[in-house]
RNA sequence: AGAGUUAGAUCCUAGCUCAGCAUGAACACUGGCGACAUGCUUAACAUAUGCAAGUUGGACAAGAAGUGGCAUUUCCAGUGGCAUACGGGUGAGUAAAAUGUAAGAACCUACCUUUGGGAAGGGAACAAUAGCUAGAAAUGACUGUUAAUACCCCAUAGGUUGAGAAACAACAUAAGAAAUCCACCCAAGGAGGGGCUCACACUUGAUUAGCUAGUUGAUGAGGAAAUAGCUUACCAAGAUGAUGAUCAGUAGGACUAAGACACGACCAAGACUCCUAUGGGAGCUGAUAGUGGGGAAUUCUCUAUAAUUGUCGAAAGCCUAAUGAAGCAAUAUCCCAUGGAGGCAGAAGGCCUACGGGUCAUGAACUUCUUUUCCCAGAGAAGAAAUAAUGACAAUAUCAGGAGAAUAAGCAUUGAUUAACUCUGUACUAGUAGCAGUGUAAUGUAGAGGAUGCAACUGUUAUCCAGAAUGAUUGGGCAUAAAGUGUCUGUAGGUGGCUUUUUAAGUCAACAGUCAAAUCCCAAGGCCCAAACCUAGAGAGGCAGAGGAAAUUGCCAAGUUGGAGUGUGGUAAGGGUAGAGAAAAUUUUCAGUGGAGUGGUGAAAUGCAUAAAGAUCAAAAAGAACACCAAUAGCAAAAGCACUCUACUAGACUGACAUUGACACUGAUAGAUGAAAGCUAGUGGAGCGAAUGGGAUUAGGUACCUCAGUAUCGUAGCCAUAAACAAUGGAUACUAGGAACUGUAAGUAUUGAUCCCGUGCAGUGCUAUAGCUAAAUCGUUAAGUAUCAUGCCUGGGAAGUAUGUUCGCAUGAAUGGAACUCAAAGGAAUUGAAGGGGCCCCCAUAAGCAGUAAAGGAUGUGGUUUAAUUCGAUGCAAAGUGAUGAACCUUACCAGGGCUUAACAUGCCAUGAAUCCUCUUUAAAGAGAGGGUGCCUUCAAGAAUGUGGACACAGAUGGUGCAUGGCUACUGUCAGCUCAUGCCAUAAGGUGUUAGGUUAAGUCACAUAACGAGCACAACCAUUGUGUUUAGUUUGUACUAUUGAGUUUGGAACCUUGAGCAGACUGUCGGUGAUAAGCCAGAGGAAGGUGAGGAUGACAUUAAGUCAUCAUGCCCCUUACGCCCUGGGUGUCACACGAGCUACAAUGGCUAGAACAAAGGGUCGCAAUCCUGUGAGGGUGAGCUAACUCCAAAAAUCAGUCCUCAAUUUAUAUUUCAAGCUGUAACUCCCCUGUAUGAAGCUACAAUUGCUAGUAAUCAUCAUAUAACCAUACGUUAGUGAAUUUGUUCCUGGGCCUUGUACUCACCACCCGUCACACUAUGGGAGUUAGCCAUGUCCAAAUUCAUCACCUUAACCGCAAGGAAAGCAUUGCCAAAGGUAGGGCUAGUGACUAGAGUGAAGUUGCAACAAGGUAGCCGUAAUGGAAGGAGGGGAUG
Repeated sequence: AGAGUUAGAUCCUAGCUCAGCAUGAACACUGGCGACAUGCUUAACAUAUGCAAGUUGGACAAGAAGUGGCAUUUCCAGUGGCAUACGGGUGAGUAAAAUGUAAGAACCUACCUUUGGGAAGGGAACAAUAGCUAGAAAUGACUGUUAAUACCCCAUAGGUUGAGAAACAACAUAAGAAAUCCACCCAAGGAGGGGCUCACACUUGAUUAGCUAGUUGAUGAGGAAAUAGCUUACCAAGAUGAUGAUCAGUAGGACUAAGACACGACCAAGACUCCUAUGGGAGCUGAUAGUGGGGAAUUCUCUAUAAUUGUCGAAAGCCUAAUGAAGCAAUAUCCCAUGGAGGCAGAAGGCCUACGGGUCAUGAACUUCUUUUCCCAGAGAAGAAAUAAUGACAAUAUCAGGAGAAUAAGCAUUGAUUAACUCUGUACUAGUAGCAGUGUAAUGUAGAGGAUGCAACUGUUAUCCAGAAUGAUUGGGCAUAAAGUGUCUGUAGGUGGCUUUUUAAGUCAACAGUCAAAUCCCAAGGCCCAAACCUAGAGAGGCAGAGGAAAUUGCCAAGUUGGAGUGUGGUAAGGGUAGAGAAAAUUUUCAGUGGAGUGGUGAAAUGCAUAAAGAUCAAAAAGAACACCAAUAGCAAAAGCACUCUACUAGACUGACAUUGACACUGAUAGAUGAAAGCUAGUGGAGCGAAUGGGAUUAGGUACCUCAGUAUCGUAGCCAUAAACAAUGGAUACUAGGAACUGUAAGUAUUGAUCCCGUGCAGUGCUAUAGCUAAAUCGUUAAGUAUCAUGCCUGGGAAGUAUGUUCGCAUGAAUGGAACUCAAAGGAAUUGAAGGGGCCCCCAUAAGCAGUAAAGGAUGUGGUUUAAUUCGAUGCAAAGUGAUGAACCUUACCAGGGCUUAACAUGCCAUGAAUCCUCUUUAAAGAGAGGGUGCCUUCAAGAAUGUGGACACAGAUGGUGCAUGGCUACUGUCAGCUCAUGCCAUAAGGUGUUAGGUUAAGUCACAUAACGAGCACAACCAUUGUGUUUAGUUUGUACUAUUGAGUUUGGAACCUUGAGCAGACUGUCGGUGAUAAGCCAGAGGAAGGUGAGGAUGACAUUAAGUCAUCAUGCCCCUUACGCCCUGGGUGUCACACGAGCUACAAUGGCUAGAACAAAGGGUCGCAAUCCUGUGAGGGUGAGCUAACUCCAAAAAUCAGUCCUCAAUUUAUAUUUCAAGCUGUAACUCCCCUGUAUGAAGCUACAAUUGCUAGUAAUCAUCAUAUAACCAUACGUUAGUGAAUUUGUUCCUGGGCCUUGUACUCACCACCCGUCACACUAUGGGAGUUAGCCAUGUCCAAAUUCAUCACCUUAACCGCAAGGAAAGCAUUGCCAAAGGUAGGGCUAGUGACUAGAGUGAAGUUGCAACAAGGUAGCCGUAAUGGAAGGAGGGGAUG
């Protein structure tokens, strides 16, 4: 100090999460030692038992012990004194009677301390005790006796009060022989402690805005230690609050005392517990230890007064759960150890492996060394306070000795953050998870091995702070991300021009005081170190103080004119209010003309119309709105404002000159104004037009379209909201320009001018520098640079909702949350994709030709069937496809029969030669029996081979094409796809590859922040079309000779074949074009603009196809999912689909004649010829290993015959019989021939396919695969040989550019609302329950004070009677708790009900995102199952 997470990628905004420190912690696993700390955070719940506050005999004194007795001595009930207000505990309450800091004046103070002074004389009681007596007890009643440092009187007094006279108020002795010491009283001080007052600081809520009656003040009186409404009587009516009042749950009482309204004291009320003889009593652990309970959770019913304190005492001393120590707990912090050195055979074992090895790993073993710690036995402190005594801790710390590596390592993590990776199991299961996420080859789950981190601990959970500049004073923002009030005026408040004085409040520097200690920092010290401890020091900052400074802010005062006003002359304008008037249009009414339609739409219909519409013409009426001018213009605070004129009126700008002299800016609360819609009242009502009603459209259509149509308009009064927007609040100053427009002033210029030109001020838009910004943009009209005051924001949703309050006639407006839920939501820009956006191309349409779809065969697929109908291919891009050919085989399927190292490969052992022949059995495979034969040789054996055996292994057309290679298809022979360097951009990316032309083409040239390059294109390749050279056998035959015949010889021109060469390049002419690239037309040429057709297929896409061609990872089978055999099946058959064949006929069929090819094949072959059969075929077998011979006949065609428009001399399916070929075999299940039979079909709906020239169409040939047979398939060859398109509106597909996008799994996308179901939290709710607050009222305990006529009483007075005084009781005021009444507040609960949120695969539609198919959105009113649709107004996002 940062990191992860929104996206295909980028930058930003913004939230969520993590890494860090910490804790009185808890939980899980593990656990050696010590030091030092810490230890009920929950029930201020209840508490058994023990103990925590006593002491004093030197105040008094009964009694007792002791002694034979007395004395001395000791103990001690009781009276008295001091203490028990400290120490210790808890944190309920408390928002000020608290606390902190800084000050103050009207006070008290036991013990301690300083100074001065004093203590003379008397008296009466009460406890204990004794007697008697009540009660269960606790505890008492009565009578009698008695002491004191207990109590009372009196004298005295430097005290108090009072003008004074005068009045009031004190004492105590004890120890000791004595000095002396202790104690007492009065007065004045001190120290320490306490009480009181005030200023400032001190949490949240305005959904708490007004509060107050002793309340604020004066006077008198009372009271108090003291000030004071502290209390009271009377008088006045104040006090206080937006600088935040008030409100928001609390207080029974006094006694004693120096001190309390008192934790281990008292009285009383209420609750609870306990004892009880039921009459009455006792208690409160928030001391300590312990118990129950609660809880995730917190210790021993230990020890000592040795130390440090404290109380009492003259002292010894006593007491002390304060305290010192020990115990328990890894609860926290700190220190130490669990061994050190050497040691490769790189052991065994684990894990991984590419099978070679690697790693755990010098780690262990092994050798040697050491002993912190542990154990054993021994010595042994300090803490003790000047001498003696005194040690709980403590057989402690510590020291030396002994033996022995001996007693001692775990936890978490290992995808990123974040250091550390592999294997196996599992397979959206089990699970993990802080966040994002993961889960059929899981570094994320579980286990294992390795690794990493920390270490007697390690992780998890919870919580605080930090990170978080996500509340921003330091230190954020508001055009589009959340955020400027709709606009203006203006109060409080805040801020404020220039010059000069005064002052010193703010401010500044130095000074002294204070802010306890501890803590933090720093320096030193000693426990071995550390933590812990101790000593000393320092800083920053706060507060008040005294004396200075005077720049700056403020205050006082005086000026000044620049800010701001006022006066005055002009100017422009849809500024406002009121009144008056005009024209066009529309509709309606009335009259005329006229006579069938009109109107409306994508197309229609409803509607209007012979009762006369629409059309046309004349007249009248009404209401609303003001064409052109008109604009990027003007005015206004905003909303807003437009026909013309008049009246009244606000503001602005400008010129010159006066005048006031900071009068200013902003602005909470407040006030005014505020589109449209809407509300109330009474008018008005032409057009338009929510709602509503018809007609269409549609699957539906509560819509879009159409015909009607109410509110909707103006007046008066409400309402107060809009995308009220420049999504940009107001004021002031500063900071390059350029070209425009509006208003105005003075100038130049002009004969003149409102023109032109330059200038000033004010306004309105554009462009652009610096700068700013996340970017796009903004840019003197700032979103730049600064200042001032104000409003607002702090993740998305829930929600601008609920509740409360205010306003409103109402609809509603304003203010305005939470629970719950998600990890995103969002902004700008980028690449793609797709769009019912634009441009271009293509047999894509159009134009044409021939088809398919109807029929019947054949063939493939689906489905069905089946023991099996093997498997794959399934939109284009599966379906005459893998298969260029299933009777057995093939064959993968089924049934049955068999085999198990196997049908096949390699290796080992044994044995035999193997091959072969014959026989039996069997459906065959197989099984059994018999016969009989080698090569080589170094004589061991070997090669090849059969049989048997054991094991490694074989084998699989078993699975996964979503683990793969290879191959292939489609987009597509479409023209695209990229790179290097440079440049632009924060970046993703862009540029290049774009623009205007051109091309079949990213083809070419030109322009150009690009310049070049690569893969595709083109060309190179082979075929074909022309010529030529060369070569002529098996080819050809013009000439010569010859033959039946190019048959043969010569010859090689021609044809032809093979090889080679030439030829075509927009080369040339004209036009056009930028003079380019090119295009158009022509010449020449066999061929002309790629001559034609092939092969050739960029980067990529489709998890496309193929594990059944082959190869291959992983998984699975191994007497079977392998292998052999026979038979069957792949050939089924209601049906559906695809791609073909043959036809429906006369452009034909049949029959008999005649003519012309190319390419290809042939020895397990093609086969001539001749004979034979109606024919398929059979017999014969010349020739040919092929330019020689054969297949082989080419067919359409041509010229004839017959048929004559008919289901026929068409068409051939189906069926009967009889034959033939191949093959071991033709039933399932081949092909062919003959004879007979002679079905449907007469050109084919919707829809759809192919083709642009030697093409379509039509005609035939040949090859292919098998051991043989099987072609309507597939591939090839030649023959005959057309029509149409000079267009791109539309359909399909593709390319490019641009645009908008909420898509990026990319439109088969995304996504909205109702309804249904489940769950969750919340609001309302008749009520109901509980608590709290104040008020009124009733009752009223204890207590203080007051009262007092009854009763009682030792001290003083009095000779006495009696008096004074006191006590109990009485009464009164105040008053806790309680009762009651009506309120207020809070919380819980509540039938029912409302919306909200969440939820892999529900229903309904398709509202939004593209022009989203009617552009969407904002506010408003009515309306509809729902999204929504329509209206009037608004902004463009």

Description:
A computed fold for a 1437-nucleotide RNA from Erythroxylum rotundifolium, annotated as small-subunit ribosomal RNA. Model confidence (mean pLDDT): 81 of 100. The RNAcentral record of the sequence draws on SILVA.